[in-house]
Context: one part of a larger RNA
C1' cells in the first nucleotide's frame, strides 16, 4: 500500500451526479394513531411507556457478584431483529422480462371497444392426406387497439384502406356471324405433258357481337390509416380584442391538461421552500412541436421505480487518526 473489520473529540451531508456506503431503527407487551380513501385500507402509520420489583449478604456512595421472595396477557443485555415522514412524475394492483452490462415508466393483466366467423366456421400449419381451433357452437372462437375504478372520449369520409349498391362507362381468357391468306384430296376441260376454272378438308390473319371480378362511379363508416389553418382591422389612457372583414380547407384542436418523461428560445415569469435553489412544488399560458382508446384527465392502495424536502443517524465529509486480522514486501 490492498482487502475485511473495531473505535474516534467537535460538527453533522458541509461529501457526492446522487446520503452510494456506513450508522441508526429493530423482538414481545401496553398505549396511542392523521390527511386521504374505491370504506377494504392507509397502519407495525407517526408518537409514548415497559421489558422487572422487594429484601438480604460481600462491600466502598456506587458498580459488580451471591442467596431468598414476589408478580404474569407474556422480564429481547449474546444471537436474532422495520429507519421514519412529507411532496411530485409514471404504471392501477399481484405477476413477467434482456441466462452473462438494462427489472423499468417496458410486457402482461382484469376491464373496455372494434372487425371477422352459422360450423365441412373464421383463423392457423401442411404440396397433399390430414391436424389445431374443438369432442367447442356467438354468454363461443380467431385477430387488432386500449389497459383497474371514476369523469369522459369532440370536428372531419377530401386522400388511403374497408363495407354496401347497382344504372352507366371501361374490360381478359373464351365463344363467334362475317371477312381475308396459305395449303389442298377431288371434279370439269384441253393436250403427249404443263394451263385455266371449281373445290371438301387442314391451317393462319382480322373480327361486328356476347363476356366476370376489378377500376371509374355512388353511398356509408373513425375505439379504420389519418388530419384537425392564415392574414387584416376594431373598445372614452395604454394594452388587449368579446366583435368584424377576407382567403383557403374534408374539417380547422372541442373538454381537459400544460415550460410537462413533451418548451427550442429557457436558469420563461410570479409565488413557496433555502442565508443562498439551472433541480423541486404551486400557478400563469406566449403549447418551437399536448390533446381525447398510438386514449385525455383525475385517482385510494401498491412499487428493490424516478425525483424534491425534512427528522433520526452517522468517518460520506471538514480531516484525519488509532487499533486487529489477512495479503503484498524483505529474509529464510
Nucleotide at each position: 500500500c490492498u482487502c475485511u473489520c473495531u473505535c474516534u473529540a467537535a460538527g453533522a451531508a458541509a461529501c457526492u451526479u446522487g446520503a452510494u456506503a456506513a450508522a441508526a431503527u429493530a423482538g414481545c407487551c401496553c398505549u396511542a394513531u392523521a390527511a386521504c380513501u374505491u370504506u377494504g385500507g392507509g397502519a407495525g402509520a407517526a408518537g409514548g411507556g415497559a421489558u422487572g420489583c422487594c429484601u438480604c449478604c460481600u462491600c466502598a456512595c456506587a458498580a459488580a457478584g451471591a442467596g431468598g421472595g414476589u408478580c404474569a396477557u407474556a422480564g429481547u443485555g449474546a444471537c436474532u431483529a422495520g429507519g421514519c415522514u412529507u411532496g411530485g412524475g409514471c404504471a392501477a394492483c399481484u405477476a413477467u422480462u434482456u441466462a452473462c452490462c438494462a427489472a423499468a415508466a417496458a410486457c402482461a393483466c382484469a376491464g373496455g371497444u372494434c372487425u371477422c366467423c352459422a360450423c365441412a366456421a373464421a383463423g392457423u400449419c401442411g404440396u397433399a392426406a390430414g391436424a389445431c381451433c374443438a369432442u367447442g357452437u356467438a354468454u363461443g372462437g380467431c385477430g387488432g387497439c386500449u389497459g383497474a375504478c371514476g369523469c369522459u372520449u369532440g370536428g372531419c369520409c377530401a386522400g388511403u384502406g374497408c363495407u354496401g349498391g347497382a344504372a352507366g362507362g371501361u374490360u381478359a381468357a373464351g365463344g363467334a356471324a362475317g371477312u381475308u391468306g396459305g395449303u389442298g384430296a377431288c371434279c370439269u376441260g384441253a393436250u403427249g405433258a404443263u394451263a385455266a376454272g371449281g373445290g371438301a378438308g387442314c391451317u393462319g390473319g382480322u373480327g361486328a357481337c356476347c363476356g366476370a371480378a376489378g377500376c371509374c362511379u355512388u353511398a356509408g363508416a373513425g375505439a379504420a390509416u389519418g388530419g384537425c389553418g392564415g392574414c387584416c382591422g376594431u373598445a372614452a389612457c395604454u394594452a388587449u380584442a368579446a366583435c368584424g372583414g377576407u382567403c383557403c380547407u374534408a374539417a380547422g384542436g372541442u373538454a381537459g391538461c400544460a415550460a410537462a418523461a413533451u418548451u427550442c428560445c429557457u436558469u420563461g415569469u410570479c409565488a413557496g421552500g433555502u442565508a443562498a435553489g439551472u433541480u423541486u412544488c404551486g400557478a400563469c399560458c406566449c403549447a418551437c412541436a399536448c390533446g381525447a382508446a398510438a386514449g385525455g384527465u383525475a385517482u385510494a392502495a401498491u412499487g428493490a421505480u424516478c425525483u424534491g424536502g425534512g427528522c433520526a443517524c452517522u468517518g460520506u465529509c471538514u480531516c484525519g487518526g488509532a487499533g486487529a486480522g489477512a495479503g503484498g514486501c524483505u529474509c529464510g
Background:
Large-subunit ribosomal RNA, domain IV from Gossypium schwendimanii, 332 nucleotides, folded computationally. The coordinates come from a structure-prediction model, not an experiment, and the mean pLDDT is 83. The source organism's lineage runs through Eukaryota, Euphyllophyta, Magnoliopsida, Malvoideae and Gossypium. The full RNA is in RNAcentral, with records from Rfam.